RNA sequence: UCCGGUGUGGUGUAAGGGCAGCACGGAUACCUGUCACGUAUCAAGUGCCGGUUCGAGUCCGGCCGCCGGAG
Numbered sequence: 001u002c003c004g005g006u007g008u009g010g011u012g013u014a015a016g017g018g019c020a021g022c023a024c025g026g027a028u029a030c031c032u033g034u035c036a037c038g039u040a041u042c043a044a045g046u047g048c049c050g051g052u053u054c055g056a057g058u059c060c061g062g063c064c065g066c067c068g069g070a071g
Base pairs, nucleotide, nucleotide: 001070002069003068004067005066006065007064010024011023012022013021018054026042027041028040029039030038047063048062049061050060051059
């Protein structure tokens, strides 16, 4: 430099173009003599910039990061 793949809460992982879910973790409340366990509630996410579309995590282009391959 070229080719392919990939990027989603703090972490891991889903989502055939139609309200972004689940688990762990975190916070609060209840429970308990205390902690733990348990129960309930809450917060937290689509790498960036554009395009297509009534509608984009998903499709297209560019850029960035990471993984693999070629030279």